Small-subunit ribosomal RNA, central domain from an uncultured prokaryote, 350 nucleotides, folded computationally.
[in-house]
Context: one part of a larger RNA
RNA sequence: CUGGGCGUAAAGCGUACGUAGGCGGUUUUGUAAGUCAGAAGUGAAAGCCCCGGGCUCAACCUGGGAACUGCUUUUGAAACUGUGAGACUUGAAUCCGGCAGAGGGUGGCGGAAUUCCCCGUGUAGAGGUGAAAUUCGUAGAUAUGGGGAGGAACACCAGAGGCGUAGGCGGCCACCUGGACCGGUAUUGACGCUGAGGUACGAAAGCGUGGGGAGCAAACAGGAUUAGAUACCCUGGUAGUCCACGCCGUAAACGAUGAGCGCUAGUUGUCGGGGGUAUUAACUCCACCGGUAACGUAGCUAACGCGUUAAGCGCUCCGCCUGGGGAGUACGGCCGCAAGGCUAAAACUC
Numbered sequence: 001c002u003g004g005g006c007g008u009a010a011a012g013c014g015u016a017c018g019u020a021g022g023c024g025g026u027u028u029u030g031u032a033a034g035u036c037a038g039a040a041g042u043g044a045a046a047g048c049c050c051c052g053g054g055c056u057c058a059a060c061c062u063g064g065g066a067a068c069u070g071c072u073u074u075u076g077a078a079a080c081u082g083u084g085a086g087a088c089u090u091g092a093a094u095c096c097g098g099c100a101g102a103g104g105g106u107g108g109c110g111g112a113a114u115u116c117c118c119c120g121u122g123u124a125g126a127g128g129u130g131a132a133a134u135u136c137g138u139a140g141a142u143a144u145g146g147g148g149a150g151g152a153a154c155a156c157c158a159g160a161g162g163c164g165u166a167g168g169c170g171g172c173c174a175c176c177u178g179g180a181c182c183g184g185u186a187u188u189g190a191c192g193c194u195g196a197g198g199u200a201c202g203a204a205a206g207c208g209u210g211g212g213g214a215g216c217a218a219a220c221a222g223g224a225u226u227a228g229a230u231a232c233c234c235u236g237g238u239a240g241u242c243c244a245c246g247c248c249g250u251a252a253a254c255g256a257u258g259a260g261c262g263c264u265a266g267u268u269g270u271c272g273g274g275g276g277u278a279u280u281a282a283c284u285c286c287a288c289c290g291g292u293a294a295c296g297u298a299g300c301u302a303a304c305g306c307g308u309u310a311a312g313c314g315c316u317c318c319g320c321c322u323g324g325g326g327a328g329u330a331c332g333g334c335c336g337c338a339a340g341g342c343u344a345a346a347a348c349u350c
Base pairs, nucleotide, nucleotide: 004321005320006319007304008303012318014201015200016199017198021194022193023192025088026087027086028085029084030083031082033081034080035077036076037075038074039073040072041071042070049065050064051063052062053061054060091191092188093187094186095184096183097182098181103177104176105175106174107173108172109171110154115149116148117147118146119145120144121143125136126135162169163168206247207246208245209244210243211242215241216240220236221235222234223233258317259316260315261314262313263312266295267294268293269292270291271290272289273288275286276285299306300305323350324349325348332343333342334341335340
């Protein structure tokens, strides 16, 4: 390489959009590039293979055959693939009517709580712990009543619930805006799937500039603990956490499970939608579509487990793996302000 694989053994890119490419629904007709059949030419000799012959055998030499799986030309076939023309509606998209939602963005508003400040009441403690101490307090703390400031986060509702491609999204209101789902089958008529490169988005931390700073809190300081304690516990506390703009581009970015389509028992819960039965109505019951969960048949799996949301049975396309360490490192290249990221070895060693 071939092959075999990728939930947990090595292996699914963090996610999406999309270029090239690969692959592609039903049907009519043409064509004949692929495909198939026949013929002709060529496919040097030697060698390989088969049947013989010659050296006493063999190696070696030698005759014949086969083979040379290929290429070219030509005559045909037309099922399949391609291609030209035409048609179709089930894939896809559009339209109309509904509908649920923490989907995204901007602005405004609200209450609870923490902290700080002011005033009042009030007096000796408070705080903290396993126990303490550092710490705060007679310059009046803690507690309690009233007022004010400011920042961040939104208790209950809340759910195995919902939405989003992923990251992620949770107080209320308004505006702007994306997608899904259901019903109608009205329109287009294969317009589709995947996607190397590429582009965009992408938690937290981190970086740049300017704001903001209540609480929390790396670093740091102190108090304890301890043999020590650069920790766990306690008292403080700066970056940061928040906002705007610009970078970074990583993660146990996880369902450790790529995307799409088709097929293959059921049972139960729940969310969204419409329909039927029933009813005064809300329920209930029945089947359907879409999501999200628990169990489970066949089947699969090394087992665990998966099981119509597949890890079952198939097809298409992409990505990735190939013993452990060295190493996701060095070197080089590209990107970045930096931190570093992406790509990615070898010696050596077991």
Its mean pLDDT, the model's own confidence on a scale to 100, is 89.